Small-subunit ribosomal RNA, central domain from an uncultured bacterium, 350 nucleotides, folded computationally. The coordinates come from a structure-prediction model, not an experiment, and the mean pLDDT is 85. RNAcentral holds the full RNA, with entries from ENA.
Context: one part of a larger RNA
RNA sequence: CUGGGCGUAAAGCGUGCGCAGGCGGUUAUAUAAGACAGAUGUGAAAUCCCCGGGCUCAACCUGGGACCUGCAUUUGUGACUGUAUAGCUAGAGUACGGUAGAGGGGGAUGGAAUUCCGCGUGUAGCAGUGAAAUGCGUAGAUAUGCGGAGGAACACCGAUGCGAAGGCAGAUCUCUGGGCCGUAACUGACGCUGAGGAGCGAAAGCGUGGGGAGCGAACAGGAUUAGAUACCCUGGUAGUCCACGCCGUAAACGUUGGGAACUAGAUGUAGGGACCAUUCCACGGUUUCUGUGUCGCAGCUAACGCAUUAAGUUCCCCGCCUGGGGAGUACGGUCGCAAGACUAAAACUC
Numbered sequence: 001c002u003g004g005g006c007g008u009a010a011a012g013c014g015u016g017c018g019c020a021g022g023c024g025g026u027u028a029u030a031u032a033a034g035a036c037a038g039a040u041g042u043g044a045a046a047u048c049c050c051c052g053g054g055c056u057c058a059a060c061c062u063g064g065g066a067c068c069u070g071c072a073u074u075u076g077u078g079a080c081u082g083u084a085u086a087g088c089u090a091g092a093g094u095a096c097g098g099u100a101g102a103g104g105g106g107g108a109u110g111g112a113a114u115u116c117c118g119c120g121u122g123u124a125g126c127a128g129u130g131a132a133a134u135g136c137g138u139a140g141a142u143a144u145g146c147g148g149a150g151g152a153a154c155a156c157c158g159a160u161g162c163g164a165a166g167g168c169a170g171a172u173c174u175c176u177g178g179g180c181c182g183u184a185a186c187u188g189a190c191g192c193u194g195a196g197g198a199g200c201g202a203a204a205g206c207g208u209g210g211g212g213a214g215c216g217a218a219c220a221g222g223a224u225u226a227g228a229u230a231c232c233c234u235g236g237u238a239g240u241c242c243a244c245g246c247c248g249u250a251a252a253c254g255u256u257g258g259g260a261a262c263u264a265g266a267u268g269u270a271g272g273g274a275c276c277a278u279u280c281c282a283c284g285g286u287u288u289c290u291g292u293g294u295c296g297c298a299g300c301u302a303a304c305g306c307a308u309u310a311a312g313u314u315c316c317c318c319g320c321c322u323g324g325g326g327a328g329u330a331c332g333g334u335c336g337c338a339a340g341a342c343u344a345a346a347a348c349u350c
Stems, first nucleotide, its partner, number of pairs: 004321003007304002012318001014200002017197001021193003025088007033081002035077008049065006091190001092187003095183005103176005109170001110154001115149007125136002161168002205246006214240002219235004257317006265295012299306002323350003332343004
């Protein structure tokens, strides 16, 4: 150096972008750095190995050969890799024409419901539970009618769809990203991956300033109980909401990194295209591309299971694992306002 692995046993970075690096379609020509073949020189001797010889044998000594798989020079070869030049269009991208969507940002806006306030009707309860009590109510509650305030979330539709991930749902206007399909007009390998790096990144938390209806850590009270710092009930502050700035973590999960190629089928579903059928629309049938499910063969797997959306058969690149505990801890460093995050041991012990 090679050799093993990463769905559930240890192990895929939360996720995309991307410098360096690694790898890279197809044709021709040139070159000859890599590569391959030959030659020459060198690669000390001893040792090791093979065939012999000498001590009575052996160890030991000794002759010859082989080896020293290397390096340098040189002569060739031109398939492959590299390099250079000129091309190609199947990868990638652009253009044009369509198309679906809770993709993202901002604005203005809607109705239902809860709560609160005012006024009216009305009277003794309401609320809550396993049962109660705390609580609210004759200072007129609950219920009911009308009016008003304010905040948050968007029932039904609802099935799915979209996004790299986190995630995204009233309707509307505006700005904007990506996908898919078709044409095959243009560019002509412009590609894949990606150590570092720099973005995005649920919830909770933090800073400043707003906002605060409902819910609700903490807290208080009532119950339960042997106790009850809980589960249940009545209240209730941070928070939940908005703006700006931090934090950078999750069972960030498909516990399955990304790209590419190949390998039986069956059956749903979403978006497009083509064709058939139909007077037209709708519905329908066939086929094709893209996405998303269920089942299932080969194959794989310790089994479970996976199975063209692979965990099958392979190629390229990155990340990660190496017994349990100690420990994702200490120390040091970097980042952070802090909370803490990232990086990351050892003694000892089983």